[in-house]
c-di-GMP-I riboswitch aptamer from a soil metagenome, 79 nucleotides, folded computationally. Its mean pLDDT, the model's own confidence on a scale to 100, is 87.
RNA sequence: GACAAGGGCAAACCCGUCGCGAGGCGGGGGCGCAAAGCCACGGAGCUCUCGAAUCACGGGAGCUGGCCGGACUACCGAA
Repeated sequence: GACAAGGGCAAACCCGUCGCGAGGCGGGGGCGCAAAGCCACGGAGCUCUCGAAUCACGGGAGCUGGCCGGACUACCGAA
């Protein structure tokens, strides 16, 4: 980052499965993505639980990388 080339990934939804849950995994399916490769370090959102005892807030444990930032790695080679 291009009306390039070879490609890659895979949203919602459906089926199965694991999980209290957020959600994960597999198959189908493509909304999209130049890092939509990978990593929970910071923020943000979400779940469970405890405190508080109705609000708000705080602690602990988790989830989300296709929420943002950041770290590491990677194909091609026009402007």
Its Rfam family is "c-di-GMP-I riboswitch aptamer". Rfam links the family to the GO term cyclic-di-GMP binding. RNAcentral holds the sequence, with entries from MGnify.